[in-house]
Molecule: transfer RNA
Organism: Bacteroidia bacterium
Parts: sequence; C1' cells; structure tokens
RNA sequence: UCCCUGAUAGCUCAAUCGGUAGAGCGAUAGACUGUUAAUCUGUAGGUUAUAGGUUCAAUCCCUAUUCAGGGAG
Repeated sequence: UCCCUGAUAGCUCAAUCGGUAGAGCGAUAGACUGUUAAUCUGUAGGUUAUAGGUUCAAUCCCUAUUCAGGGAG
C1' cells in the first nucleotide's frame, strides 16, 4: 500500500428477502420467608461506530471515514 471480516442495551450475542430493535446475564421494584440466597412476576436501559446517499421505509443496500481482528506484498 492492497484485500477480507466485524462494530447493535452495562457485558455476551440475535434480528430471514429492506417493513414498529430482541434474548441471556447484570441492574432495579415487588411476591415468596425467621433472614439471606434460590425461585417467580414486572420495570428501566438503544443517535444500531461516524458522516452522507438510494428508498414510501435502512441494523440490513451504496460511498467515504474511524477503530478492532485476519491475510497478501
């Protein structure tokens, strides 16, 4: 210098052919009880890396950039 993959909740990860962004763990409130833990129920938590473009509509498609990993020279 070039090529490939990835970036989504505090953490680990989903999201089919573009159609209202979810789960587990964690946090928090309640129930249960001698108490804690465990268990059960609920709640909160998101500028989908950044900036543009296409589209009625973008996590998803296109372009550039940043960061991380891998490869070629």